[in-house]
RNA sequence: CUGGCCGUAGCGCAGCGGUAGCGCACUUGGUUUGGGACCAAGAGGCCGCCGGUUCGAAUCCGGCCGGCCAGACCA
Numbered sequence: 001c002u003g004g005c006c007g008u009a010g011c012g013c014a015g016c017g018g019u020a021g022c023g024c025a026c027u028u029g030g031u032u033u034g035g036g037a038c039c040a041a042g043a044g045g046c047c048g049c050c051g052g053u054u055c056g057a058a059u060c061c062g063g064c065c066g067g068c069c070a071g072a073c074c075a
Base pairs, nucleotide, nucleotide: 001071002070003069004068005067006066007065010024011023012022013021018055026042027041028040029039030038031037048064049063050062051061052060
């Protein structure tokens, strides 16, 4: 440099046009002498960024940024 894949909650992931969820973790309460464990409730996300299409975009299209993989080139 070229091509492909990926970017969603603190972490790991799902959701691929109808307005975002699961597990773990976290907070509060309960059971327990306490810890752990279990039960109940709760908080937490401009869906990488900027535009476009659409009644409606995490999802489709374009550009850019970042990560991973493969290849090419130089030495």